[in-house]
Context: one part of a larger RNA
RNA sequence: CUGGGCGUAAAGGGCUCGUAGGCGGCCAACUAAGUCAUACGUGAAAUCCCUCAGCUUAACUGGGGAACUGCGUGUGAUACUGGAUGGCUUGGAUUUGGGAGAGGGAUGCGGAAUUCCAGGUGUAGCGGUGAAAUGCGUAGGUAUCUGGAGGAACACCGGUGGCGAAGGCGGCAUCCUGGACCAAUAUUGACGCUGAGGAGCGAAAGCUAGGGGAGCAAACGGGAUUAGAUACCCUGGUAGUCCUAGCUGUAAACGAUGAGUACUAGGUGUUGGAGGUAUUGACCCCUUCAGUGCCGUAGCCAACGCAAUAAGUACUCCGCCUGGGAACUACGGUCGCAAGACUGAAACUC
Numbered sequence: 001c002u003g004g005g006c007g008u009a010a011a012g013g014g015c016u017c018g019u020a021g022g023c024g025g026c027c028a029a030c031u032a033a034g035u036c037a038u039a040c041g042u043g044a045a046a047u048c049c050c051u052c053a054g055c056u057u058a059a060c061u062g063g064g065g066a067a068c069u070g071c072g073u074g075u076g077a078u079a080c081u082g083g084a085u086g087g088c089u090u091g092g093a094u095u096u097g098g099g100a101g102a103g104g105g106a107u108g109c110g111g112a113a114u115u116c117c118a119g120g121u122g123u124a125g126c127g128g129u130g131a132a133a134u135g136c137g138u139a140g141g142u143a144u145c146u147g148g149a150g151g152a153a154c155a156c157c158g159g160u161g162g163c164g165a166a167g168g169c170g171g172c173a174u175c176c177u178g179g180a181c182c183a184a185u186a187u188u189g190a191c192g193c194u195g196a197g198g199a200g201c202g203a204a205a206g207c208u209a210g211g212g213g214a215g216c217a218a219a220c221g222g223g224a225u226u227a228g229a230u231a232c233c234c235u236g237g238u239a240g241u242c243c244u245a246g247c248u249g250u251a252a253a254c255g256a257u258g259a260g261u262a263c264u265a266g267g268u269g270u271u272g273g274a275g276g277u278a279u280u281g282a283c284c285c286c287u288u289c290a291g292u293g294c295c296g297u298a299g300c301c302a303a304c305g306c307a308a309u310a311a312g313u314a315c316u317c318c319g320c321c322u323g324g325g326a327a328c329u330a331c332g333g334u335c336g337c338a339a340g341a342c343u344g345a346a347a348c349u350c
Stems, first nucleotide, its partner, number of pairs: 003322004007304002012318001014201004021194003025088004030083002033081002035077008049065006091191001092188003095184004103177007110154001115149007125136002162169002206247006215241002220236004258317006266295011299306002323350003332343004
């Protein structure tokens, strides 16, 4: 390389958009590049293979044949692929009307709770633990009531519920805005799928600058525990957590399962639509589309399990793997303010 693979053994890129490229629906006639047939030319000799012969045999050598699976030219075939032409509507897109949703961004508002401040009542404890102590409190705490300040998060509803490409998204209202779904007609007429590079998005932590800081809380101080205790428990507590602008670009970024299309028993729940039967109406019931769960047949699988949301049956395109360690390393390169990220070996060793 071929091959075989990628849920858990090594292996799906964190996600999307998209360039080149690869692949691509139905019909007709044209072309003949790929493809196929045939003829001719060429494919040096030697070698390899077959056969005959020569050295006593063999190796070796000589003669003949085959082969050289290739290339070129001419003629022909036209199913498939390609090209160019015309058409079609099933794929795709658009239109109209709907309902659903924590989808995104901005602004404003709300109540509960914690903390703090001021005041009232009130007096000796509070707090904390397995038990304690550190800590707080007669300078009046804890408790309780009233008023105020400020920040962060939004109980119940809440749900193997919903939305989003993923990360993720949850109080209420308004504005701006993306996508999906259903029904119905019409328009366009393959406009599609995937996607190396590339671009954008991307939890938490971290970084830069400026704000903010209630609670929580790395680091750190103290108290316990313990043989020790650089921990687990307790009392404090700074970065940080929050906002604005920028950077970082990683995660068990997981369904450890790339995207798309088609096909392949059933049963049961749930979310959003549409229709039917019935009915005064609604529910129930039935059908259907889109999503989301559970069980399960065939099939698949090393097993576990998966099973129409496939890990089944096929096709298209991309990414990745190729014994363990050394090594998510070194060196070099690119990016970054840094932390570091991406790319990514070898010696040696088992």
A computed fold for a 350-nucleotide part of an RNA from an uncultured bacterium, annotated as small-subunit ribosomal RNA, central domain. The coordinates come from a structure-prediction model, not an experiment, and the mean pLDDT is 89. The RNAcentral record of the full RNA draws on ENA.